Description:
Predicted 3D model of a 550-nucleotide part of an RNA (small-subunit ribosomal RNA, 5' domain) from an uncultured bacterium. Its mean pLDDT, the model's own confidence on a scale to 100, is 84. It matches the Rfam family "Bacterial small subunit ribosomal RNA". Its family is annotated with structural constituent of ribosome and ribosome in the Gene Ontology.
[in-house]
Context: one part of a larger RNA
RNA sequence: GACGAACGCUGGCGGCGUGCUUAACACAUGCAAGUCGAACGAGAGGACAUGAAAAGCUUGCUUUUUAUGAAAUCUAGUGGCAAACGGGUGAGUAACACGUAAACAACCUGCCUUCAAGAUGGGGACAACAGACGGAAACGACUGCUAAUACCGAAUACGAUCCGAAAGUCGCAUGACAUUUGGAUGAAAGGGUGGCCUAUCGAAGAAGCUAUCGCUUGAAGAGGGGUUUGCGUCCGAUUAGGUAGUUGGUGAGGUAACGGCCCACCAAGCCGACGAUCGGUAGCCGGUCUGAGAGGAUGAACGGCCACACUGGAACUGAGACACGGUCCAGGCUCCUACGGGAGGCAGCAGUGGGGAAUCUUCCGCAAUGGACGAAAGUCUGACGGAGCAACGCCGCGUGAGUGAAGACGGCCUUCGGGUUGUAAAGCUCUGUGAUUCGGGACGAAAGGCCAUAUGUGGAUAAUAUAUGGAAAUGACGGUACCGAAAAAGCAAGCCACGGCUAACUACGUGCCAGCAGCCGCGGUAAUACGUAGGUGGCAAGCGUUGUCC
Repeated sequence: GACGAACGCUGGCGGCGUGCUUAACACAUGCAAGUCGAACGAGAGGACAUGAAAAGCUUGCUUUUUAUGAAAUCUAGUGGCAAACGGGUGAGUAACACGUAAACAACCUGCCUUCAAGAUGGGGACAACAGACGGAAACGACUGCUAAUACCGAAUACGAUCCGAAAGUCGCAUGACAUUUGGAUGAAAGGGUGGCCUAUCGAAGAAGCUAUCGCUUGAAGAGGGGUUUGCGUCCGAUUAGGUAGUUGGUGAGGUAACGGCCCACCAAGCCGACGAUCGGUAGCCGGUCUGAGAGGAUGAACGGCCACACUGGAACUGAGACACGGUCCAGGCUCCUACGGGAGGCAGCAGUGGGGAAUCUUCCGCAAUGGACGAAAGUCUGACGGAGCAACGCCGCGUGAGUGAAGACGGCCUUCGGGUUGUAAAGCUCUGUGAUUCGGGACGAAAGGCCAUAUGUGGAUAAUAUAUGGAAAUGACGGUACCGAAAAAGCAAGCCACGGCUAACUACGUGCCAGCAGCCGCGGUAAUACGUAGGUGGCAAGCGUUGUCC
């Protein structure tokens, strides 16, 4: 000098940050991942319309009942996308984990963008539902019905993959790229929505047309990931030898891909004093602290990467996981039980117990930014935006300003003359920051949706996409910041030190006692070193102490 600090005394305000460093200990409760009805059947719903009957009477209306149809809206289920992001923690890891520089002629990539080519014609189910069962529950199983952008064959194949032939260009080895040709293999949902009658069928309107969102195959891009390599990356030799899938080869398997990654066979290699192996410790970095620098220490917050999700293991789904709020198995723990059997995983946000010197609210809101889904409206979002608590840190402000000598009273000291506290106070004249009260009152909010116009698609003045213009609406924070006014010096100063280092001295008490102390050292009767008082010095809403690093 610094700190994610703690402790003691003290404590007015604001802004911006920070806040379990210990038990990766155990967790009550609530919330943290949903969304789409414009994929699908079904159910609820019942505006409204039509028919019939009855009642009231104003004699053509109202009410009630009933039958049929039916819009908005809602949703358990099937289906799609998301749930692999975002958020947390640092246990493990001394390793291509990380950093940096390269390589992949050995690789993958949903959504997004651009380009090319397509979407023909069929089939069978299963939920929901209905019926009837088992079980305390969790849940399970039987019979029957049904839809789809769910599932499955067939057709087609511009690209694609594989096999064969021809000839070509290029490279850092294995090889790569492009052309021609023959064969084989493999797709799809022409589905949803809006609109229309121009052409077809036509009475409406459609299986038609149109716009848009989707579907399939391929090429490229962007962004994301995977793998490999050079160099760097703590301590111990009171750890010196280690290694049998071990090192290499051939072949087969597996993977998105290379590879002992796995397997069969063959060879006997490979690493090591340039420190292997073993043991200990540790997430790594941008950075942070210190220092003139070199360096040393460190890795809280913020950002990047990695690893983990009660402990251990495993795969499934998927573009992506071997998956924090998914599945299965084993273990330990907790809970429910009708004792047969079941349920759970806060290292998400709050919060509880425990441990500890020590670390916060079971708050508000999706208004903004971002994300998921959706055509959109919108829904969800403890991400995030905010508020709350804590002097934990940094920064700013205030606790008044001017004048005022009879140098007042009081205190302390005294050589008893006086000195000092001290312009300090009182008194007089002012000001109004903060706090208090009253009044006004934001920026953060323009996107989106709606309307109009133009342009494109279009047969169209439907519709839709883009651009421009217009009107209205949307704020958790918050009646907050900020502005104005009112009264009143009124409500706001402590802590440590004073022997030397080191700025700042006297008196009394004590008497090697009580005590102080970072080092030297003070104290045994005049202690500037202990305790108290007055005075002084330093810092100041803080001041000191302790701990740690330089």